[in-house]
């Protein structure tokens, strides 16, 4: 890098350095941001994929490996169906993305 599987409306922030952007990408919308963005560091926390344990279709735990700690993956875009009636709304799915485990 590519692939398979699972999950994605829950949860969890303070300090330091720094100084203007950020919410993955494109477009639109909506937001966050000098009362300090992103990034990095420290500490803390959340969760429970791997993991550990047990009386193992289940349950408990959190030492370790990851991950995460504004907003639903911030929302929409493509397809199908339904409703209102001509561009809106809702549901389901697809695509894309993120994370984990495995495999290459």
């Nucleotide at each position: 890098u590519c692939g398979u599987u699972a999950u994605c409306a829950a949860g969890a922030a303070a300090g330091g350095u720094u100084g203007a952007g950020g919410g993955a990408u494109u477009a639109g919308a909506c937001c966050c941001u000098g009362u300090g963005a992103a990034a990095c560091c420290u500490u803390a926390g959340c969760a429970a994929c791997c993991c550990u344990c047990c009386u193992u279709u289940g349950g408990a735990g959190a030492a370790g490996g990851u991950g995460c700690u504004a907003c639903a993956u911030u929302c929409u875009a493509c397809u199908a169906c339904g409703c209102c009636c001509u561009g809106g709304c809702g549901u389901a799915g697809a695509u894309a993305g993120a994370u984990a485990a495995c495999a290459u």